[in-house]
RNA sequence: GAAUUCCUUCGGGGUCGGGUGUAAUUCCCAACCGACGGUGAUGGAGGUAUAACCUCCUUAGUCCGUGACCCGUGAGACAUUUGUCGAACGGUGGACCUGGUGAAAAUCCGGGACCGACAGUGAAAGUCUGGAUGGGAGAAGGAAAAC
Repeated sequence: GAAUUCCUUCGGGGUCGGGUGUAAUUCCCAACCGACGGUGAUGGAGGUAUAACCUCCUUAGUCCGUGACCCGUGAGACAUUUGUCGAACGGUGGACCUGGUGAAAAUCCGGGACCGACAGUGAAAGUCUGGAUGGGAGAAGGAAAAC
């Protein structure tokens, strides 16, 4: 230095204002929000006299993946006729066009669009309430350590 293992902590935002109505933060107008990893022609900093070049930080809701929810299989645990919990694995799983610049645009700039689990509800919910003081992709720090 380091495969790998373990521990701790952290780990999701959002209906202003108005209309209709007996009733809506659920409909209509309008407003607002954007998890995690990767990529990256964003932007910035440093090295070098400058440039080339190199290094670091940073840059996507709609690109490539992941996760939450839901469905199935189910090691195993508890209960024990039926049941409850559940590691792991599998499935399901939303949305972008256009103009510009340019050698090149799925990421830049301009414009216009679009998307968002389940259950509940006085009326249909991305934004309210609830499962959830849960789970979680993962992030940071620490410990041990094959080699």

Model confidence (mean pLDDT): 81 of 100. This is a predicted structure of a 147-nucleotide RNA (FMN riboswitch aptamer (RFN element)) from Salinibacillus xinjiangensis. It was read from a public genome assembly, where an Rfam model found it. Rfam family: FMN riboswitch aptamer (RFN element). About the family: The RFN element is a highly conserved domain that is found frequently in the 5'-untranslated regions of prokaryotic mRNAs that encode for flavin mononucleotide (FMN) biosynthesis and transport proteins. This element is a metabolite-dependent riboswitch that directly binds FMN in the absence of proteins. In Bacillus subtilis, the riboswitch most likely controls gene expression by causing premature transcription termination within the 5' untranslated region of the ribDEAHT operon and precluding access to the ribosome-binding site of ypaA mRNA.The FMN riboswitch structure, reported in present an FMN-bound six-stem junction, adopts a butterfly-like scaffold, stapled together by opposingly directed but nearly identically folded peripheral domains. The family has 146 seed sequences and 6,230 matches in Rfam 15.1.